Overview
This is a predicted structure of a 73-nucleotide RNA (transfer RNA) from uncultured Faecalibacterium sp. It was read from a public genome assembly. The organism belongs to Faecalibacterium, within Bacteria.
[in-house]
RNA sequence: GAGGAUUAGCUCAGCUGGUUAGAGCACCUGCAUCACACGCAGGGGGUCUGGGGUUCGAGUCCCUAAUUCUCCA
Numbered sequence: 001g002a003g004g005a006u007u008a009g010c011u012c013a014g015c016u017g018g019u020u021a022g023a024g025c026a027c028c029u030g031c032a033u034c035a036c037a038c039g040c041a042g043g044g045g046g047u048c049u050g051g052g053g054u055u056c057g058a059g060u061c062c063c064u065a066a067u068u069c070u071c072c073a
Base pairs, nucleotide, nucleotide: 001071002070003069004068005067006066009025010024011023012022018056027043028042029041030040031039049065050064051063052062053061
């Protein structure tokens, strides 16, 4: 210098910008069990890395900063 990634505790979806931001695992409660695990039912947890801009409206588009990965020299 070039490109990618950043969304829940972890791993990740999120379409052409639109109505409630989701899944799995984990966590909590209950059922069940002598008890634990498995299983079943229910629940909590996010202002989407920070800032700015465009727009009626931004996780999504643009600019910039940060962290991280890869490539080139």